[in-house]
Context: one part of a larger RNA
RNA sequence: UUGGGCGUAAAGCGCGCGCAGGCGGUUAUUUAAGUCUGGUGUUUAAUCCUUGGGCUCAACCUGAGGUCGCCCUGGAAAAUGGGCGGGUUGGGUUCUGAUGAGGAAAGUGGAAUUUCCAGUGUAGCGGUGAAAUGGGUUGGGAAUUGGAAGAACUCCAGUGGGGAAGGGGGCUUUCUGGGCUGUAACUGACGCUGAGGCGCGAAAGCGUGGGGAGCAAACAGGAUUAGAUACCCUGGUAGUCCACGCCGUAAACGAUGAGUGCUAGGUGUUAGGGGUUUCGAUACCCUUGGUGCCGAAAUUAACACAGUAAGCACUCCGCCUGGGGAGUACGGUCGCAAGACUGAAACUC
Numbered sequence: 001u002u003g004g005g006c007g008u009a010a011a012g013c014g015c016g017c018g019c020a021g022g023c024g025g026u027u028a029u030u031u032a033a034g035u036c037u038g039g040u041g042u043u044u045a046a047u048c049c050u051u052g053g054g055c056u057c058a059a060c061c062u063g064a065g066g067u068c069g070c071c072c073u074g075g076a077a078a079a080u081g082g083g084c085g086g087g088u089u090g091g092g093u094u095c096u097g098a099u100g101a102g103g104a105a106a107g108u109g110g111a112a113u114u115u116c117c118a119g120u121g122u123a124g125c126g127g128u129g130a131a132a133u134g135g136g137u138u139g140g141g142a143a144u145u146g147g148a149a150g151a152a153c154u155c156c157a158g159u160g161g162g163g164a165a166g167g168g169g170g171c172u173u174u175c176u177g178g179g180c181u182g183u184a185a186c187u188g189a190c191g192c193u194g195a196g197g198c199g200c201g202a203a204a205g206c207g208u209g210g211g212g213a214g215c216a217a218a219c220a221g222g223a224u225u226a227g228a229u230a231c232c233c234u235g236g237u238a239g240u241c242c243a244c245g246c247c248g249u250a251a252a253c254g255a256u257g258a259g260u261g262c263u264a265g266g267u268g269u270u271a272g273g274g275g276u277u278u279c280g281a282u283a284c285c286c287u288u289g290g291u292g293c294c295g296a297a298a299u300u301a302a303c304a305c306a307g308u309a310a311g312c313a314c315u316c317c318g319c320c321u322g323g324g325g326a327g328u329a330c331g332g333u334c335g336c337a338a339g340a341c342u343g344a345a346a347c348u349c
Stems, first nucleotide, its partner, number of pairs: 004320003007303002012317001014200004021193003026086002029083003033080001035076005041070002048066007090190001091187004095182001097180001102176007109153001113149004118144001120142001125134001205246006214240002219235004257316006265294012299304001322349003331342004
């Protein structure tokens, strides 16, 4: 380079925005860069190709002719590129009106838990497979009134909804993003993808300052056991929470990159719109966007997937190339550190 792949065998970057690059809808006209074609020149010999000849053939040797490539030049105009003009289906804007745990900040509510005070009250409580450690006559546990604190939001709640992903759930207010339906109007290809780059990114962890109810790595004790650095129990510190700043990783999963078009049906659900019917509720039909299940063709090694494709095609990016060594070493970049990213080889099977 040609070729094959990426749901589960190796392989889709965790997710987005986007410069360069690659690719790009319809129509008229023009140009001729690439493209195709004719000609001139050049292209040492050998090689190569075509066609003859010679070693019995062949390899090999050899005669003749020729190609490729490049320069210059004449021409063609379908498709690609460039110029110019038009058009509306892709994209965008305005309007309409419905939905939503989408984001940020402030305020606020009740239940529960723990704890404190008070009074009531007396011997047990707690915990387990069974126990013990533990707490309790300096009055515990239980039930009652009142106070404090922090964290999480029962029911509603739903293969329900929203978000690019991570993720998001009490209520109210303020600020704010996106998608969807419908209807015309406006713009007129303004699009898709996206190496680098930039941003977001659970949990844990780190820095500074707060906070600390419950839970709980570490740790201590009690059990269990041959042992028990565990599983079980009683305690318990970081942490979990808040603010600001880092970290940049996950089975970051649909283990399935993004975009566009096309390809039997059936049945739920969610947000809308339209029509028929009805006094109305309702019922039925059509349609757009999302989200589930079943299933035909096709695909698949099978499992399965199947208009939300893993089907049929096109465009762009990322990635894979036997197992181990190894996501290691070395170097570099980033980080306060932990470490992250990039990422081999010897050797071995």
Molecule: small-subunit ribosomal RNA, central domain
Organism: uncultured bacterium